Bacterial RNase P class A from a bacterium, 361 nucleotides, folded computationally. The model forms 95% of the base pairs in the Rfam consensus. The gene name in the source record is rnpB. Rfam family: Bacterial RNase P class A. It is annotated as a ribozyme. Rfam's curators write: Ribonuclease P (RNase P) is a ubiquitous endoribonuclease, found in archaea, bacteria and eukarya as well as chloroplasts and mitochondria.
RNA sequence: GGAGUCCGCCAGACGGUCGCGGCGCGCUUCGGCGCGUCGAGGAAAGUCCGAACUCCACAGGGCAGGGCGCCAGCUAACGGCUGGGCGCGGCAACGCGACGGAAAGUGCCACAGAAAACACACCGCCCACUCGAGCGCAAGCUCGAAGGCAAGGGUGAAAUGGUGCGGUAAGAGCGCACCGCGUCGCUGGUAACAGCGGCGGCAGGGAAAACCCCGCCCGGAGCAAGGCCAAGUAAGCCGCCAGUCCCGCUGGCCCGGCGGGCAAAAGUGGCGGCGGGUAGGCCGCACGAGGUGCGUGGUGACACGCAUCCCAGAUAGAUGACCGUUCACGACAGAAUUCGGCUUAUCGGCGGACUCUCUGA
Repeated sequence: GGAGUCCGCCAGACGGUCGCGGCGCGCUUCGGCGCGUCGAGGAAAGUCCGAACUCCACAGGGCAGGGCGCCAGCUAACGGCUGGGCGCGGCAACGCGACGGAAAGUGCCACAGAAAACACACCGCCCACUCGAGCGCAAGCUCGAAGGCAAGGGUGAAAUGGUGCGGUAAGAGCGCACCGCGUCGCUGGUAACAGCGGCGGCAGGGAAAACCCCGCCCGGAGCAAGGCCAAGUAAGCCGCCAGUCCCGCUGGCCCGGCGGGCAAAAGUGGCGGCGGGUAGGCCGCACGAGGUGCGUGGUGACACGCAUCCCAGAUAGAUGACCGUUCACGACAGAAUUCGGCUUAUCGGCGGACUCUCUGA
């Protein structure tokens, strides 16, 4: 210098004018006005997973259903994260992995192929044994049947352990060595697992993202959760008032009006209250499993301690528009109960660590 791997950060900048929402202060003719201050994201997104919170249900346990699945740890929890093991890819840094069980059972394995798993032989190999035919004086040779074999060929994604030597009629774990597999033991490790040794000729093809088995976890609904205040109207309930009765006053008399008394079963009317709840308002709702810095412990995820900061909160829903200067010409996108993750989208730029390679000294 080139090619890469991993991690972290930024998300145009500055100034001006106008505008919008929250909060505080002041003023107000109660409509607002002024000043100050704060005002989207790394994903606010998808709503996929886990929780907080709220209401409902609930003695305990099980069934069904769903999820998860190497080991150890972290965490409030998780299907997340960290570290490790194993497998695969890469020269490497590193990346990826639904990674329990196929010797409990059932089912499946297209096409091709003899055969896809109680087994089987298409091409092929073999005549040692048995039988037959031919040749030969004979030993024997040749061919075939029955039979033996699975080394080689062929099919397939996959073919009944692999390589080699021995062995054999040809072959074959038939025998042996190594590898693989199973099992037992020892050693290291918390463990997953690894290494070593003994034993067993080898059972057990694949697939559990087929049913299933094993282990662990899971009650339901969701901020339109849920709680508080509560106009009007209608229903319901309660109380009071009001005479259709009598007396008195007013008045010539009647109606009417006023006052008093008695009665009150029902209905009606008026007034008041209760009541649940609608409109509407308030809370939930912005101080939190919080951010930043430093220190300590830990490989790390993370934990603890100290200091410091307050960081959107609307309810038709604010966070914008324009102008100027400038640069490398600006992506994806936008809160709505909150938090931890995962996934997806994203113009570009910056920083750090590491790997491989080329060259020079």

Annotation
The RNAcentral record of the sequence draws on ENA.